This is a predicted structure of a 514-nucleotide part of an RNA (small-subunit ribosomal RNA, 5' domain) from a metagenome. RNAcentral holds the full RNA, with entries from SILVA.

[in-house]
Context: one part of a larger RNA
RNA sequence: GAUUGAACGCUGGCGGCAUGCCUAACACAUGCAAGUCGAACGCGAAAGCGCCUUCGGGCGUGAGUAGAGUGGCGGACGGGUGAGUAACGCGUGGGAAUCUGCCCUGCAGUGGGGGACAACCCGAGGAAACUCGGGCUAAUACCGCAUACGUCUUACGAGAGAAAGGGGGCCUUCGGGCUCUCGCUGCAGGAUGAGCCCGCGUCCGAUUAGCUUGUUGGUAGGGUAACGGCCUACCAAGGCGACGAUCGGUAGCUGGUCUGAGAGGAUGACCAGCCACACUGGUACUGAGACACGGACCAGACUCCUACGGGAGGCAGCAGUGAGGAAUAUUGCGCAAUGGACGAAAGUCUGACGCAGCCAUGCCGCGUGCAGGAUGACGGCCCUACGGGUUGUAAACUGCUUUUAUACAGGAAGAAAACUUUCAACGUGUUGAGAGUUGACGGUACUGUAGGAAUAAGCAUCGGCUAACUCCGUGCCAGCAGCCGCGGUAAUACGGAGGAUGCAAGCGUUAUCC
Numbered sequence: 001g002a003u004u005g006a007a008c009g010c011u012g013g014c015g016g017c018a019u020g021c022c023u024a025a026c027a028c029a030u031g032c033a034a035g036u037c038g039a040a041c042g043c044g045a046a047a048g049c050g051c052c053u054u055c056g057g058g059c060g061u062g063a064g065u066a067g068a069g070u071g072g073c074g075g076a077c078g079g080g081u082g083a084g085u086a087a088c089g090c091g092u093g094g095g096a097a098u099c100u101g102c103c104c105u106g107c108a109g110u111g112g113g114g115g116a117c118a119a120c121c122c123g124a125g126g127a128a129a130c131u132c133g134g135g136c137u138a139a140u141a142c143c144g145c146a147u148a149c150g151u152c153u154u155a156c157g158a159g160a161g162a163a164a165g166g167g168g169g170c171c172u173u174c175g176g177g178c179u180c181u182c183g184c185u186g187c188a189g190g191a192u193g194a195g196c197c198c199g200c201g202u203c204c205g206a207u208u209a210g211c212u213u214g215u216u217g218g219u220a221g222g223g224u225a226a227c228g229g230c231c232u233a234c235c236a237a238g239g240c241g242a243c244g245a246u247c248g249g250u251a252g253c254u255g256g257u258c259u260g261a262g263a264g265g266a267u268g269a270c271c272a273g274c275c276a277c278a279c280u281g282g283u284a285c286u287g288a289g290a291c292a293c294g295g296a297c298c299a300g301a302c303u304c305c306u307a308c309g310g311g312a313g314g315c316a317g318c319a320g321u322g323a324g325g326a327a328u329a330u331u332g333c334g335c336a337a338u339g340g341a342c343g344a345a346a347g348u349c350u351g352a353c354g355c356a357g358c359c360a361u362g363c364c365g366c367g368u369g370c371a372g373g374a375u376g377a378c379g380g381c382c383c384u385a386c387g388g389g390u391u392g393u394a395a396a397c398u399g400c401u402u403u404u405a406u407a408c409a410g411g412a413a414g415a416a417a418a419c420u421u422u423c424a425a426c427g428u429g430u431u432g433a434g435a436g437u438u439g440a441c442g443g444u445a446c447u448g449u450a451g452g453a454a455u456a457a458g459c460a461u462c463g464g465c466u467a468a469c470u471c472c473g474u475g476c477c478a479g480c481a482g483c484c485g486c487g488g489u490a491a492u493a494c495g496g497a498g499g500a501u502g503c504a505a506g507c508g509u510u511a512u513c514c
Base pairs, nucleotide, nucleotide: 001514004511006510007509008508009507010506013366014365015364016363017362018361020358021324026322027321028320030319031318032317035073036072037071040070041069043067048061049060050059051058052057080277081276082275089202090201091200092199093198094197095196098194099193103190104189105188106187107186108185109184110183111145113143114142120135121134122133123132124131125130151158152157164181165180168179169178170177171176203249204248205247210240211239212238215237216236217235218234219233220232221231222230252274253273254272255271256267257266258265259264279300280299281298282297283296302313303312304311305310330356332355333354334353338352339350340349341348342347369400370399371398372397379391380390382389383388406450407449408448409447410446414441417438418437419436420435421434422433423432424431425430458503459502460501461500462499463484464483465482469498470497471496472495473494479486480485
């Protein structure tokens, strides 16, 4: 000099864009953060309205509305954190023994049956959480049968399925069928994503020199989507290491970031890729995908409820609280946009996201006036050689301007999207054209008008390094200090004043790295 996720001191006008628990992976009150589908299925309230009534009520509508339940898809994404990890974890370049829901392409099918379980009703237990018994029932839930080119196979054989909807056309036995849309099953290919293996690179310590028994290899078997000591039995005795094994310490890695002419050094906040973790430890289940942050089970610590028998919980999601700390924000608005889940769609959900709020934390921009004005006014706890000098064109005064702040009026883009509707092509669907509706931010940005210099300057330094000097006070005291060093009676170095210098809504100090 440059840098920062900074902090502290003094000070502080506005706007734009960013950033904001680096410490205790410490504990958490409260609310929200993952649902959705009635076009898979069986049930099904209430208010209100209408009718009947024996005045108790009943029926219809409300309405496939609320609400649970079965079932499907999604809760493996998105969001957080960096504890662990020195490792095929990451980076880079290769590889073969694999899987891949939804999506795309092609081929072939979607035939015929069955028995249950929730919800519901009845009963029982419990303080609660919830649990148990009996009975009824539907399906795209479950299970057989048939068929299956292609698939698997020891070549014998084995292995599927599910329907639903709209109402334009045709047919109809009036149940429906065909067409159409969207599903389902098998197989092949693609795309995307994921698992695995290898070469090279990847911090410090030798005051860590030997380490290793599933260890190294083989055979056989098991297991996995898949190769493999991944696991097991048997056999052999190997394998690694001064090119640093093992052990100990520290640490998420990278694209990048900071600095530097570069080489290099330091670093890994924000954004992006990968990895790991989800109170601590372990385990599997379901599933295309997890050994699963807001799923399950077990153990542990902690907290809470309890009728003492037993139960409930997990903010390293967004806000927020306590604690720790030098230190880091709102228990805000909205799904309007982008993206995601579900749905045919309307739509629902979305603390992702879009916005707003707070903080000079940083970067950038603007302003705090401009021009003229000398009797060089007054004043100075300024200086002085007492003549004057300096503050100083500074002020007063004259003229001008009006950013920003203030008041009033108008007022966006973000919607080239989505939805509804009409018409047309040719009937459903689809496509095209026209019209209409939808904005959290927000009456915001922006524009215009009004008025008046009006609303706006500090901080540090002045011995040398280093730009900027005198007086007074103090008297090795009080104090200063980055280094050299100042201070013991004339201190440009301490404290104050006047003046000056440097930066400026900031300026200094401390810390950090080059």